Glycine riboswitch aptamer from Pseudorhodobacter aquimaris, 103 nucleotides, folded computationally.
RNA sequence: CCAUCAGGAUCGGGAGAAUCCGGUCUGGGCGCAAGCCCUCUUUCUGGUGCCGAAGGAGCAACCGCCCCGGUAAACUCUCAGGCAAAAGGACCGGUUCUGAUGG
Repeated sequence: CCAUCAGGAUCGGGAGAAUCCGGUCUGGGCGCAAGCCCUCUUUCUGGUGCCGAAGGAGCAACCGCCCCGGUAAACUCUCAGGCAAAAGGACCGGUUCUGAUGG
């Protein structure tokens, strides 16, 4: 110096699922008042339905002598998270740094 792999930083890309039903808030109307009605995807919150690509959990082959245990994913579950936008986002690519291995 080059190649491969791993990790960090940074840049770009990056899916799915509710314009659902209540309460509250906001704005407005009626009323002497108590209160009633309308409005509000951008306050908070409950319910129902739904999604899988942070994280988490499960397992086939395989491995360990059997019991039993270990062990993958974009598969499964949906605990967590999410269902306007933004943010986040597995993963992919660029640049750069560090480490390992090889030349």
It was read from a public genome assembly, where an Rfam model found it.
NCBI's taxonomy places the organism under Bacteria, Alphaproteobacteria, Rhodobacterales, Paracoccaceae, Pseudorhodobacter.